The RNA shown here (transfer RNA) has 72 nucleotides and comes from a Candidatus Heimdallarchaeota archaeon. Model confidence (mean pLDDT): 82 of 100. Rfam family: tRNA. Rfam classes the family as a transfer RNA.
RNA sequence: AGGCCCAUGGUGUAGAGGCAAUCAUAGCGGGUUUUGGUCCCGUUGACCUCGGUUCAAAUCCGGGUGGGCCUG
Numbered sequence: 001a002g003g004c005c006c007a008u009g010g011u012g013u014a015g016a017g018g019c020a021a022u023c024a025u026a027g028c029g030g031g032u033u034u035u036g037g038u039c040c041c042g043u044u045g046a047c048c049u050c051g052g053u054u055c056a057a058a059u060c061c062g063g064g065u066g067g068g069c070c071u072g
Stems, first nucleotide, its partner, number of pairs: 001071007010025003018055001026044006048064005
C1' cells in the first nucleotide's frame, strides 16, 4: 500500500427495514438463610463517528476512526 472481516449496556452476546433493542453476567434494592454462598423477585444500563437512501435505519450505501487476519 491492497484485500477481507468486525465495532450493540461495565463484560460476553442476539437482532437480515417498522416491536418496550434479546439473553447471560455485573451493579443496586428486596426475599430466603444464624452469617456467607446458592436460589428467587424487582430495578439500572448500549447501537463507534459523520453523511446518504427511505414514510421509517442497529439493520442498506459511502467516508472516517479503531481492532483482527491475509498478500507484497